[in-house]
RNA sequence: AUGAUGGUAAAGGGAGAGACUGCGCAUUUUUGUGCGCAGCGCCGAAGGAGCAAGCACAAUCGCGAAUCUCUCAGGCAAAGCAGACUUUUACCGGACG
Numbered sequence: 001a002u003g004a005u006g007g008u009a010a011a012g013g014g015a016g017a018g019a020c021u022g023c024g025c026a027u028u029u030u031u032g033u034g035c036g037c038a039g040c041g042c043c044g045a046a047g048g049a050g051c052a053a054g055c056a057c058a059a060u061c062g063c064g065a066a067u068c069u070c071u072c073a074g075g076c077a078a079a080g081c082a083g084a085c086u087u088u089u090a091c092c093g094g095a096c097g
Stems, first nucleotide, its partner, number of pairs: 006092008018040001020039008041076003047072001048070003054063002
């Protein structure tokens, strides 16, 4: 001298949903484009919230998971950002042998 669960870092993969409507501004010969505000419609895989079995209790309160549910937040052409989860590499750690 094996190197599990787990943690950190880097790189990669990574879905869904209105190029909606109105108003205003900017640009533009016009078409168009971009931004902001408002309205309605939608998405769930940052985050957040909720609870089943079960545990505990005389009883209630309580604890209690998620990719489930809600949609507060976030997001809804492409691009970009974000993105649960996941792959590889390196390091930490040291279950087991």
Glycine riboswitch aptamer from Shouchella lonarensis, 97 nucleotides, folded computationally.
The model forms 91% of the base pairs in the Rfam consensus.
Its mean pLDDT, the model's own confidence on a scale to 100, is 79.
The sequence is in RNAcentral, with records from Rfam.